[in-house]
RNA sequence: CCGUGCUAGGUGGGGCGCUAGGGGUGCCCUGAAUCCGAAAACCUCUUCAUGCGGAGCUGAACUCCCCGCCUGAGGGUGCAAAAUCGGUGGGUCUAGCGCUGGUUCGAUCGAUGUUGAAUACGAAGUCCCGAUGCGGCGAAGCGUCGUGAACUGGGUCAGGUCCGAAAGGGAGCAGCCCUAAGCGAUUCGCUCCGGGUGUACCGGGGUCGCUUCGGACGAGUCGAUCGACCAGGACGCGCCAUAGGUCGAGCAUUCGAAGGCGGGGGCACGG
Numbered sequence: 001c002c003g004u005g006c007u008a009g010g011u012g013g014g015g016c017g018c019u020a021g022g023g024g025u026g027c028c029c030u031g032a033a034u035c036c037g038a039a040a041a042c043c044u045c046u047u048c049a050u051g052c053g054g055a056g057c058u059g060a061a062c063u064c065c066c067c068g069c070c071u072g073a074g075g076g077u078g079c080a081a082a083a084u085c086g087g088u089g090g091g092u093c094u095a096g097c098g099c100u101g102g103u104u105c106g107a108u109c110g111a112u113g114u115u116g117a118a119u120a121c122g123a124a125g126u127c128c129c130g131a132u133g134c135g136g137c138g139a140a141g142c143g144u145c146g147u148g149a150a151c152u153g154g155g156u157c158a159g160g161u162c163c164g165a166a167a168g169g170g171a172g173c174a175g176c177c178c179u180a181a182g183c184g185a186u187u188c189g190c191u192c193c194g195g196g197u198g199u200a201c202c203g204g205g206g207u208c209g210c211u212u213c214g215g216a217c218g219a220g221u222c223g224a225u226c227g228a229c230c231a232g233g234a235c236g237c238g239c240c241a242u243a244g245g246u247c248g249a250g251c252a253u254u255c256g257a258a259g260g261c262g263g264g265g266g267c268a269c270g271g
Stems, first nucleotide, its partner, number of pairs: 001271006009058003012030005020046005034055004064264002067262005074255006083246003087242004092238001096237003099232005105227008119216001121214006127205004132200004137194002140191004144185004153178004161170003
């Protein structure tokens, strides 16, 4: 150096999460890496922890091991610009918007108007006060109606009782009828009183807001929306300050798959 047979090793790794801690199942990255079984209230271990149970393949090398350097996916942590969310405080209408009010203003639309708009004038009404009439409502009284005397009202008084020789007569309970005071009802009638009461009429006052009418004059008037202008106001936004939440460019630090360069690493037999 070559051949044969073996053995150690390998058959993925990493970040986060979980855990007292190490691994696995979970999520993610890398990128190609045998198959089966169980695993979140979980499975298996204890700092020599870097999985457990089983079946294969490969095998001392491109493939196994190590450390150093370079590149470096991705993750963690800290700081943090910008953005955004709601909160608190302040200030401003002389930046502004929304909001509110206004105008001999403009535009559009609609209604109305020569069957007479707007305007001014006249009359009456609507409004207030007082008197009166009628009504309504409320209250009181009287009438009316009903009821009402158990021992203390009236009438009629069966039976019974009393007087009488008898004829007859007297008082009178129950029952029935009626009535007084009282009690109740108030449909109806009358009288009197009251009022934030209605209406009619009379007298007085007040006003031009509204309604109606009259004659005058003769073409506008009213409403909605938008705009313009003027004004009001810190209610909302916008503005300023401030404490936070979310997200997070970027920076720092840390772990780090994968790749490149370099280094290390068997046994037996035969030629």
This is a predicted structure of a 271-nucleotide RNA (Bacterial large signal recognition particle RNA) from an Actinomycetota bacterium. The organism belongs to Actinomycetota, within Bacteria. The prediction has a mean pLDDT of 76. It matches the Rfam family "Bacterial large signal recognition particle RNA". Gene Ontology terms of the family: signal recognition particle, plasma membrane targeting and SRP-dependent cotranslational protein targeting to membrane, signal sequence recognition.